RNA sequence: GGGCCCGUAGUUUAACGGUAGAACGUCUCCUUCGCAGGGAGAUGGUCCGCGUUCGACUCGCGGCGGGUCCA
Numbered sequence: 001g002g003g004c005c006c007g008u009a010g011u012u013u014a015a016c017g018g019u020a021g022a023a024c025g026u027c028u029c030c031u032u033c034g035c036a037g038g039g040a041g042a043u044g045g046u047c048c049g050c051g052u053u054c055g056a057c058u059c060g061c062g063g064c065g066g067g068u069c070c071a
């Protein structure tokens, strides 16, 4: 320098054009003399920009970052 793959919550991941879900974690409450465990609830996310579309996590282009292969 080039080819390919990937980028969603603190972490691991669903959603493949139509209001972004789950698990773990964190916080609050209940339960206990207290802790653990259990129960209920809350918090929190689409890497960035432009485009296509009535509508984009999803499709296209560019950029950024990571992985892998070639040189």
Stems, first nucleotide, its partner, number of pairs: 001070007010024004018054001025043007047063005
The RNA shown here (transfer RNA) has 71 nucleotides and comes from a marine sediment metagenome. Model confidence (mean pLDDT): 83 of 100. The sequence is in RNAcentral, with records from MGnify.